[in-house]
Molecule: transfer RNA
Organism: Cytophagaceae bacterium
RNA sequence: GCCGACGUAGCUCAGAGGUAGAGCACUUCCUUGGUAAGGAAGAGGUCGAGAGUUCAAUUCUCUUCGUCGGCU
Numbered sequence: 001g002c003c004g005a006c007g008u009a010g011c012u013c014a015g016a017g018g019u020a021g022a023g024c025a026c027u028u029c030c031u032u033g034g035u036a037a038g039g040a041a042g043a044g045g046u047c048g049a050g051a052g053u054u055c056a057a058u059u060c061u062c063u064u065c066g067u068c069g070g071c072u
Stems, first nucleotide, its partner, number of pairs: 001071007010024004018055001026042005048064005
């Protein structure tokens, strides 16, 4: 230099056009003499950034940034 994959909650990851979810972690409560375990409820997201297409974009297209891999 060229090609490809991946960027979504604190962490690990789903979601492939129609109001963004799970597990773990976190907060409150229940349970216990206390802790652990268990149960219930809750908070937490400008979906890496910018544009385009669309009535509607995390999703499709382009550009860009970052990480990883391949080729030279």